[in-house]
Context: one part of a larger RNA
RNA sequence: UUGGGCCUAAAGCGUCCGUAGGCCGGUCCGGCAAGUCUCUGGUCAAUCUAACGGCUCAACCGGUUAGGCUGCUAGAGAUACUGCCAGACUCGGAGGCGGGAAAAGUCGAGGGUACUCUCAGGGGUAGGGGUGAAAUCCGAUAUCCUGAGGGGACCACCAGUGGCGAAAGCGCUCGACUGGAACGCGCUCGACGGUGAGGGACGAAAGCUAGGGGAGCGAACCGGAUUAGAUACCCGGGUAGUCCUAGCUGUAAACGAUGUGGACUAAGUGUUAGGGCGGCCACGAGCUGCCCUAGUGCUGCAGGGAAGCCGUUAAGUCCACCGCCUGGGGAGUACGGCCGCAAGGCUGAAACUU
Numbered sequence: 001u002u003g004g005g006c007c008u009a010a011a012g013c014g015u016c017c018g019u020a021g022g023c024c025g026g027u028c029c030g031g032c033a034a035g036u037c038u039c040u041g042g043u044c045a046a047u048c049u050a051a052c053g054g055c056u057c058a059a060c061c062g063g064u065u066a067g068g069c070u071g072c073u074a075g076a077g078a079u080a081c082u083g084c085c086a087g088a089c090u091c092g093g094a095g096g097c098g099g100g101a102a103a104a105g106u107c108g109a110g111g112g113u114a115c116u117c118u119c120a121g122g123g124g125u126a127g128g129g130g131u132g133a134a135a136u137c138c139g140a141u142a143u144c145c146u147g148a149g150g151g152g153a154c155c156a157c158c159a160g161u162g163g164c165g166a167a168a169g170c171g172c173u174c175g176a177c178u179g180g181a182a183c184g185c186g187c188u189c190g191a192c193g194g195u196g197a198g199g200g201a202c203g204a205a206a207g208c209u210a211g212g213g214g215a216g217c218g219a220a221c222c223g224g225a226u227u228a229g230a231u232a233c234c235c236g237g238g239u240a241g242u243c244c245u246a247g248c249u250g251u252a253a254a255c256g257a258u259g260u261g262g263a264c265u266a267a268g269u270g271u272u273a274g275g276g277c278g279g280c281c282a283c284g285a286g287c288u289g290c291c292c293u294a295g296u297g298c299u300g301c302a303g304g305g306a307a308g309c310c311g312u313u314a315a316g317u318c319c320a321c322c323g324c325c326u327g328g329g330g331a332g333u334a335c336g337g338c339c340g341c342a343a344g345g346c347u348g349a350a351a352c353u354u
Base pairs, nucleotide, nucleotide: 003326004325005324006323007308008307012322014202015201016200017199022195023194024193026089027088028087030085031084032083034082035081036078037077038076039075040074041073042072043071048067049066050065051064052063053061054060092192093189094188095187096185097184098183104178105177106176107175108174109173110172111155112154115151116150117149118148119147120146121145122144127138128137163170164169207248208247209246210245211244212243216242217241221237222236223235224234259321260320261319262318263317264316267299268298269297270296271295272294273293274292275291276290277289278288279287280286303310304309327354328353329352336347337346338345339344
């Protein structure tokens, strides 16, 4: 619950696609007249209002008359708006062509430093390592130097409030395949659109199943310290895991804590991509100035806000649609249902308490 809200107080679904004869919808002409509006008629018990009357008054009266109330219904009319039918348009949208920015995705091939292990050689002696200081630990075949080989993971510098992606996320190089957004043209279609209950797809890390792999790191675990204690912080080890393939899980402070789409509303200054017009030119994918579009930052007027702050990338002014909130705890619990191998997830109370 006909209200007010959702950046931070409770509240935007993690993200996108998309179904509904769900809701909403650009410009113009014509028609219809369902919604809408006007008139006339019918129906309309009580209640309600006014006047009058009746109980001695009043309450009261299924007493009288008038009115009001709103609905239903029949007929006649109006046509601005909504709707429906038919036609047309191009600004929304889609397609096409050009163009080429980018860590966008998948697969394959190749490479690099570091690390670690093994082997060989050197060097030869007592240390190394680690810390606040130590110790556990390694050490007579060490540490250290050089070379060769094996292995797995990762991709320094470039790197930038730079870029790309719906979000999660994406960074060595090259290739193949795939996807999308800008920008420019204004060639084609001609409102084909927006949102989106259900539904579907994707979805970090951890976790799970099966099979591989295992260098480094490292939950658990074992030691050494610290300490009153130290189930920690620090140190030495170290198993799952981290990696790959196939499947499952479906959650995060999944954050801009800000749903999606559209319109409008001062400026200034960076930066990325594309385009246009100039100037310079050692004609280079060069340097430079102005303008337009799209993105991404900062400052800021009006305005908003409890304030912090937001401010053309709005939290301003409006429209459309969806989701969600309604004191704290109990509790994201119990029960039931659905999903999952499990862990658990989704949906989601109440008593009681304050």
A computed fold for a 354-nucleotide part of an RNA from an uncultured archaeon, annotated as small-subunit ribosomal RNA, central domain. Its mean pLDDT, the model's own confidence on a scale to 100, is 85.